[in-house]
RNA sequence: GCCCUCAUAGUUCAACGGAUAGAAUGUAGGAUUCCGGAUCCUAAGAUGGAGGUUCGAUUCCUCCUGGGGGCA
Numbered sequence: 001g002c003c004c005u006c007a008u009a010g011u012u013c014a015a016c017g018g019a020u021a022g023a024a025u026g027u028a029g030g031a032u033u034c035c036g037g038a039u040c041c042u043a044a045g046a047u048g049g050a051g052g053u054u055c056g057a058u059u060c061c062u063c064c065u066g067g068g069g070g071c072a
Base pairs, nucleotide, nucleotide: 001071002070003069004068005067006066007065010025011024012023013022018055027043028042029041030040031039048064049063050062051061052060
């Protein structure tokens, strides 16, 4: 330098182009307990950035940024 691949809650992962982007775990509050743990209930929390296609984009296309891999 070229090619491939990945990027979504704090973390690990889901989501034919279409419903309010879900789950586990963690966090906060509550119930329970003498106090904790466990258990149960509730809540907050995310699509790397900029464009494009589309009635509609996490999903498709282009560029950029960052991680991983291959060739030279």
Molecule: transfer RNA
Organism: Candidatus Falkowbacteria bacterium RIFOXYC2_FULL_48_21